This is a predicted structure of a 71-nucleotide RNA (transfer RNA) from Rhopalodia californica. The source organism's lineage runs through Eukaryota, Sar, Stramenopiles, Bacillariophyceae and Rhopalodia. A source record names the gene trnG-UCC. The coordinates come from a structure-prediction model, not an experiment, and the mean pLDDT is 82. Rfam family: tRNA. About the family: Transfer RNA (tRNA) molecules are approximately 80 nucleotides in length. RNAcentral holds the sequence, with entries from ENA.

RNA sequence: GCGGGCAUAGUUUAGUGGUAGAGCCUUAGACUUCCAAUCUAAUGACGGGGGUUCGAUUCCCCCUGCCCGCU
Numbered sequence: 001g002c003g004g005g006c007a008u009a010g011u012u013u014a015g016u017g018g019u020a021g022a023g024c025c026u027u028a029g030a031c032u033u034c035c036a037a038u039c040u041a042a043u044g045a046c047g048g049g050g051g052u053u054c055g056a057u058u059c060c061c062c063c064u065g066c067c068c069g070c071u
Base pairs, nucleotide, nucleotide: 001070002069003068004067005066006065007064010024011023012022013021018054026042027041028040029039030038047063048062049061050060051059
């Protein structure tokens, strides 16, 4: 220099046009003499910009970051 892949919550990830879900973590409550475990609830997310579309996390382009390959 060229090509390909990935980017969703603090973390690991599902979802591939129509309200973004889950596990762990955190907080609160229940239970317990207390703690742990268990149960219930709550908080919190689509890397940035543009385009297509009635509607974009999803499709297209560019940028940024990470990974892989070639030279």